[in-house]
Molecule: transfer RNA
Organism: Deinococcus sp.
RNA sequence: GCCAGGAUAGCUCAGCUGGUAGAGCGCGUCGCUGAAAACGACGAAGUCCCCAGUUCGACUCUGGGUCCUGGCA
Numbered sequence: 001g002c003c004a005g006g007a008u009a010g011c012u013c014a015g016c017u018g019g020u021a022g023a024g025c026g027c028g029u030c031g032c033u034g035a036a037a038a039c040g041a042c043g044a045a046g047u048c049c050c051c052a053g054u055u056c057g058a059c060u061c062u063g064g065g066u067c068c069u070g071g072c073a
Stems, first nucleotide, its partner, number of pairs: 001072007010025004019056001027043005049065005
């Protein structure tokens, strides 16, 4: 330099045909316990990498950019 894949909650990752975003773990409160762990209930936590375009509407489609991983040279 070329090609492919990826970037979404604190972490690991889903998500989709364009209709306004979820799980597990972790965290907080409460219950339970003599006290914990486990378990149960509830809750907080997101600029869906950035910019622009298309659209009534974009995490999703299009163009450009940044970063990470792998392959080729």